RNA sequence: GAUUUAUAAAGAAGAGGCGAGAGAACAGGCUCUGUGAACCUCUGGCAACCACUCCAAGCGAAGGAAAAGGUGCCAAAACCUGCCCAAAUGGGAACUAUAAAUU
Numbered sequence: 001g002a003u004u005u006a007u008a009a010a011g012a013a014g015a016g017g018c019g020a021g022a023g024a025a026c027a028g029g030c031u032c033u034g035u036g037a038a039c040c041u042c043u044g045g046c047a048a049c050c051a052c053u054c055c056a057a058g059c060g061a062a063g064g065a066a067a068a069g070g071u072g073c074c075a076a077a078a079c080c081u082g083c084c085c086a087a088a089u090g091g092g093a094a095c096u097a098u099a100a101a102u103u
Base pairs, nucleotide, nucleotide: 001103002102003101004100005099006098007097008096013043014042015041016040017039021032022031023030026082027081028080029079044074045073046072049070050069053065054064055063083092084091085090
C1' cells in the first nucleotide's frame, strides 16, 4: 500500500518553540486564527479498538468492570452541504479517518 470487519451527533487542554495560515481532497458555505493558526516538543487528559486483569455467561455464549501496556484522539456532527430515496426532517451510498485481522 491492498482487502475485510467495526466505529465516527458522546468525551478530553495547558505550557514552550515557530510565525500565517487552518478546518482530509475538490466546489459552495460557515467557522477558527497575530488575544498566535498549522506544525514540533513537554506535561496533562479523554476514550476503550487490541493486549493484560477481575466478574458474569457457557460453545446457538462472547456481556460488565478496570486501564499501569500498543494505538487513537483532545473547536464546531467526520464543521455543514454535494450522490440516491423520501423531502420538515430522516434513512442509505460514496469518500475520508481510526482500530483489529489478513496479505

This is a predicted structure of a 103-nucleotide RNA (SAM riboswitch aptamer (S box leader)) from Mongoliitalea lutea. The sequence was found by an Rfam model in a public genome assembly. The model forms 97% of the base pairs in the Rfam consensus. Model confidence (mean pLDDT): 83 of 100.